RNA sequence: GCGCCUUUAGCUCAGCUGGAUAGAGCAACGGCCUUCUAAGCCGUGGGCCGCACGUUCGAAUCGUGCAAGGCGCG
Numbered sequence: 001g002c003g004c005c006u007u008u009a010g011c012u013c014a015g016c017u018g019g020a021u022a023g024a025g026c027a028a029c030g031g032c033c034u035u036c037u038a039a040g041c042c043g044u045g046g047g048c049c050g051c052a053c054g055u056u057c058g059a060a061u062c063g064u065g066c067a068a069g070g071c072g073c074g
Stems, first nucleotide, its partner, number of pairs: 001073007010026004019057001028044005050066005
């Protein structure tokens, strides 16, 4: 330098044949239970989807560029 893959909540990921309020587990917070803690049960908050532009009535999803990480080739 070239090609491919990944980037979504504090962490690990799903959703990526475009469609109505973007989800799960763990963690956090609150409550129940317990003498207290842990465990268990119930609930709550938290992300405008790496950034920008474009296509479209509509984009996490499609296209282009850039950035970060990984793999391969030279």
Predicted 3D model of a 74-nucleotide RNA (transfer RNA) from a Deltaproteobacteria bacterium.
It matches the Rfam family "tRNA". Gene Ontology term of the family: triplet codon-amino acid adaptor activity. The family's RNA type in Rfam is transfer RNA.
Lineage of the source: Bacteria > Pseudomonadati > Myxococcota > Myxococcia.